[in-house]
Context: one part of a larger RNA
RNA sequence: GACGAACGCUGGCGGCGUGCUUAACACAUGCAAGUCGAACGGUAAGGCUCCAGCUUGCUGGGGUACGCGAGUGGCGAACGGGUGAGUAACACGUGGGUGACCUGCCCUGCACUUCGGGAUAAGCCUGGGAAACUGGGUCUAAUACCGGAUAGGACCAUGGUGUGGAUACUGUGGUGGAAAGUUUUUUCGGUGUGGGAUGGGCCCGCGGCCUAUCAGCUUGUUGGUGGGGUAAUGGCCUACCAAGGCGGCGACGGGUAGCCGGCCUGAGAGGGUGGACGGCCACAUUGGGACUGAGACACGGCCCAGACUCCUACGGGAAGCAGCAGUGGGGAAUAUUGCACAAUGGGCGGAAGCCUGAUGCAGCGACGCCGCGUGAGGGAUGACGGCCUUCGGGUUGUAAACCUCUUUCAGUAGGGACGAAGCGUAAGUGACGGUACCUGCAGAAGAAGCACCGGCUAACUACGUGCCAGCAGCCGCGGUAAUACGUAGGGUGCGAGCGUUGUCC
Numbered sequence: 001g002a003c004g005a006a007c008g009c010u011g012g013c014g015g016c017g018u019g020c021u022u023a024a025c026a027c028a029u030g031c032a033a034g035u036c037g038a039a040c041g042g043u044a045a046g047g048c049u050c051c052a053g054c055u056u057g058c059u060g061g062g063g064u065a066c067g068c069g070a071g072u073g074g075c076g077a078a079c080g081g082g083u084g085a086g087u088a089a090c091a092c093g094u095g096g097g098u099g100a101c102c103u104g105c106c107c108u109g110c111a112c113u114u115c116g117g118g119a120u121a122a123g124c125c126u127g128g129g130a131a132a133c134u135g136g137g138u139c140u141a142a143u144a145c146c147g148g149a150u151a152g153g154a155c156c157a158u159g160g161u162g163u164g165g166a167u168a169c170u171g172u173g174g175u176g177g178a179a180a181g182u183u184u185u186u187u188c189g190g191u192g193u194g195g196g197a198u199g200g201g202c203c204c205g206c207g208g209c210c211u212a213u214c215a216g217c218u219u220g221u222u223g224g225u226g227g228g229g230u231a232a233u234g235g236c237c238u239a240c241c242a243a244g245g246c247g248g249c250g251a252c253g254g255g256u257a258g259c260c261g262g263c264c265u266g267a268g269a270g271g272g273u274g275g276a277c278g279g280c281c282a283c284a285u286u287g288g289g290a291c292u293g294a295g296a297c298a299c300g301g302c303c304c305a306g307a308c309u310c311c312u313a314c315g316g317g318a319a320g321c322a323g324c325a326g327u328g329g330g331g332a333a334u335a336u337u338g339c340a341c342a343a344u345g346g347g348c349g350g351a352a353g354c355c356u357g358a359u360g361c362a363g364c365g366a367c368g369c370c371g372c373g374u375g376a377g378g379g380a381u382g383a384c385g386g387c388c389u390u391c392g393g394g395u396u397g398u399a400a401a402c403c404u405c406u407u408u409c410a411g412u413a414g415g416g417a418c419g420a421a422g423c424g425u426a427a428g429u430g431a432c433g434g435u436a437c438c439u440g441c442a443g444a445a446g447a448a449g450c451a452c453c454g455g456c457u458a459a460c461u462a463c464g465u466g467c468c469a470g471c472a473g474c475c476g477c478g479g480u481a482a483u484a485c486g487u488a489g490g491g492u493g494c495g496a497g498c499g500u501u502g503u504c505c
Stems, first nucleotide, its partner, number of pairs: 001504003005501005012372006018365002020330001025328003029325003034075003039072002042068002046066001047064008082283003092207007101200002106196008114148004123138006155174007181188001209255003216246003221243008258280004262273004285306005309318003336362001338361003344358001345356004375405004385396004409446001411441005419432001422429002449494005454475003460489005470477002
């Protein structure tokens, strides 16, 4: 000098930040991922409308499709948010490669969007179960599912041009493969294929911890061939063959640790660090596994096993806050079970809109940085009081009183935003917030402490104590005149803070 700090004393206001560093301990409760009726069959509750009955505001029936519970289907749920347990590794950083690859939505080029079919959920009927849930029968729809037609191009084989081999262009032959509708119209879609953009996968060079009281390590190990697998290379996997591969330039083992942009310090070189913010990685109660999908081996999906907790009719079931709040526990220590989708961004939707603990804000904490205030000018009989005294006085001290003035901040009253150039046909629409800000009003009124004063180190006397009580960062003070302990007066430093402790330079 610095801090995600803590502790002690003290504490007026505001702005901007920041706040479980410990138990990746266990979690009550609420919320954190839905949306689309312009894909579909429908109509459970409601709205509107018609009819009937009457206990005149209810009951029953029909219609509508304004909406819409549950359901089929689509997209999203792989983003966003959290944490740092593991990891010494191509995990990260940086620079490359991919002639070894993928990429939903988006942009763009070309071509197409044809003919049919059978089911099934919801519904209705009926069972089982305490529940979670689940069985049977029967009916129905689709942008759900399946089959056929067509398709230069795609894919395979082969020839040519070209290249660095197989990319690219092109000729011949062959294989099997598409589509979906909706709206009143515009529209929105669907299929095949080429290019782009974006996002990723894989590979390589180099770089960054400690330990030799770890010196040898390795059998899918190292390489090859055939095969499998993947979007893709590869011992990634498998069969066979060979016997290799790594290591004193530290292999293997052990310990520790997420990495970086950065941050702190320092003149720099360097040292330390990785909290907030941003990028990457890993993880989601512990371990394992796959399914779906463009993308996961998936925090709020599934299955199995373990531990823990809960419900149970004892047969069987349910759960996973390292999301936001919040609780217990641990700890020196770290906040509200808040408001709003108004803005920014995301998902769905043609849109209106819905959802969004992302986000925007508010609350709490002097935790940090910064700003402001606690008054200004005058005022000597140098008042009273305190303290010291050589008893003359000195000092506190222009300090107070007193006079004149101002009103920042806080208070109070009135006005009152920007953020919305958005969204909506229009009316209208701001969580923050009656906040910021502006104006008026009253009155110096409501607002100062903490540490230190032996030397280092700015600042000294008195009393008490008597190697006691105590102080102390180092040297060291204290045993009867202690500038070093305690108190007082005075002084010095900083100031809404000041000290102490811890850690780093």

The part of an RNA shown here (small-subunit ribosomal RNA, 5' domain) has 505 nucleotides and comes from an uncultured bacterium. The full RNA is in RNAcentral, with records from ENA, Greengenes and SILVA. It matches the Rfam family "Bacterial small subunit ribosomal RNA".